[in-house]
RNA sequence: GGGCCCGUAAGGUAACCUGGAUAGCCUACAAGGCUUCGAACCUUGCAGUGUGGGUUCAAAUCCCACCGGGCCCG
Numbered sequence: 001g002g003g004c005c006c007g008u009a010a011g012g013u014a015a016c017c018u019g020g021a022u023a024g025c026c027u028a029c030a031a032g033g034c035u036u037c038g039a040a041c042c043u044u045g046c047a048g049u050g051u052g053g054g055u056u057c058a059a060a061u062c063c064c065a066c067c068g069g070g071c072c073c074g
Base pairs, nucleotide, nucleotide: 001073002072003071004070005069006068007067010027011026012025013024020057029045030044031043032042033041050066051065052064053063054062
C1' cells in the first nucleotide's frame, strides 16, 4: 500500500442481506413488592446504533469518507 471482517446501554447479544413507524433480549445497577433479615422470585426504572456526510417520505439497516480493533496478501 491492497483485500476481508467487526464496532448497537456499564457488560454481552439480536434486528442489517430484503429500509417501516415505541431498536428487542440477558446480565449488572436503582426503586418497590415478597421475606424475621437476606438470596431467589415478581413489577418498574435506567441507558444504546463508532464519527461525519449522502440517498429516501422514512436509515441500526443502503452508499461514501474517516476513526478504532482483528485477520490475510505484498